[in-house]
RNA sequence: ACCUUAUCAAGAGCGGCUGAGGGAAUAGGCCCUGCGAAGCCCAGCAACCUGCGUAUCUACGAAAGUAGGUAAAAAAGGUGCUAAAUCCUACGGAAUUAAUAUUCUGAAAGAUGAGGA
Numbered sequence: 001a002c003c004u005u006a007u008c009a010a011g012a013g014c015g016g017c018u019g020a021g022g023g024a025a026u027a028g029g030c031c032c033u034g035c036g037a038a039g040c041c042c043a044g045c046a047a048c049c050u051g052c053g054u055a056u057c058u059a060c061g062a063a064a065g066u067a068g069g070u071a072a073a074a075a076a077g078g079u080g081c082u083a084a085a086u087c088c089u090a091c092g093g094a095a096u097u098a099a100u101a102u103u104c105u106g107a108a109a110g111a112u113g114a115g116g117a
Stems, first nucleotide, its partner, number of pairs: 002116007013042001015041003021032003026090004043082003048078003054071007086109001091106006
C1' cells in the first nucleotide's frame, strides 16, 4: 500500500520546551495562530481491542473449585484522540424557490479501531 467491517454533531490543558505556521490532498470558502501554529514531553479524554476484579447463568464436582457464556458504572494495558460536524462545499437524489440559492439525504474521499490477505 490492498480487502472486509464498525464508528465519526459527545468528551478531553490558564502545564513545560520550542518558535511560525496550521485546519489530510486539489479547488473554493470560512477560520485558528506571537494572548504562541506545527512538533516533542507531561497531563487528560474516550472505551475500538485485550481484560484483573465484580455480578449472574450453565456444565462438571460431595465440597473446595474448574471450564465456558453474558452484563456494566470495571483496575491495568494496546491503539487513538484533546478548536470549529471529518470546519463547510465539490458527485447523485429529494423538498422549497422565478432564479441565484437554502435545507435534508445517499455516495465518494478521508480518519481511527478490529479482522484478513